Notes
Predicted 3D model of a 142-nucleotide RNA (FMN riboswitch aptamer (RFN element)) from Arthrobacter saudimassiliensis. The source organism's lineage runs through Bacteria, Bacillati, Actinomycetes, Micrococcales and Arthrobacter. The model forms 97% of the base pairs in the Rfam consensus. The coordinates come from a structure-prediction model, not an experiment, and the mean pLDDT is 84. Its Rfam family is "FMN riboswitch aptamer (RFN element)". Gene Ontology term of the family: FMN binding. About the family: The RFN element is a highly conserved domain that is found frequently in the 5'-untranslated regions of prokaryotic mRNAs that encode for flavin mononucleotide (FMN) biosynthesis and transport proteins.

C1' cells in the first nucleotide's frame, strides 16, 4: 500500500420589480442545481439517494380477545425497521481537440409532495431527519 473491521466527522442551493384587497405562488426580469461514474470538467449521458407506491419477503415492538396457569402459544389491529420490486423531469447546434450530449459561443429545456387571504424549483413543513457519498483515525489480517 491493498483487503477486512470499528469509530468519529462532513454531506442541497437560489430574489427583485409590478398589479393586486391579498401573490417570494400570477407577470416582467432574475437567482440554483445532491452523490458517483465518464480517455475532457454534466441539474439534461449512464447509474444512486431522497420524496412516492406495493394485501411481496423477513423481523422485533405496542393494544385488544382467547388459550394456558411454569416457559408460553393463536388470532385480530396499530406504527415502524431491513431488503426486494415499481414509479421518478429536463439539450440540441457548431467550434477546439487524439478524445468533451461534460470545455468554449449560440439558443433552449426540466424541477416530488402536502400548506398557503392568489396558483411554488426559490416560502413554509415532514427535516435539530433520512441519505448516495466523501474525509480522517484505531486495530487486524500475507
Nucleotide at each position: 500500500a491493498a483487503c477486512g473491521u470499528g469509530c468519529u466527522c462532513c454531506g442541497g442551493g437560489g430574489u427583485c420589480g409590478g398589479u393586486g384587497u391579498a401573490a417570494g405562488u400570477c407577470c416582467g426580469a432574475a437567482c440554483c442545481g445532491g452523490c458517483g461514474g465518464u480517455u475532457a470538467u454534466a441539474g439534461u449521458c449512464c447509474g444512486c439517494g431522497a420524496c412516492c407506491c406495493g394485501c411481496a419477503g423477513c423481523u422485533g415492538c405496542c393494544g385488544u380477545u382467547c388459550c394456558a396457569c411454569c416457559c408460553g402459544g393463536a388470532a385480530c389491529g396499530g406504527a415502524g425497521g431491513c431488503u426486494c420490486g415499481g414509479u421518478u423531469g429536463a439539450a440540441c447546434c457548431g467550434g477546439u481537440g487524439g478524445a468533451a450530449u461534460u470545455c468554449c459561443g449560440g439558443u433552449a429545456c426540466c424541477g416530488a409532495c402536502a400548506g398557503u387571504u392568489a396558483a411554488a424549483g426559490u416560502c413554509u413543513g415532514g427535516a435539530u431527519g433520512g441519505g448516495a457519498g466523501a474525509a480522517g483515525c484505531a486495530c487486524g489480517u500475507a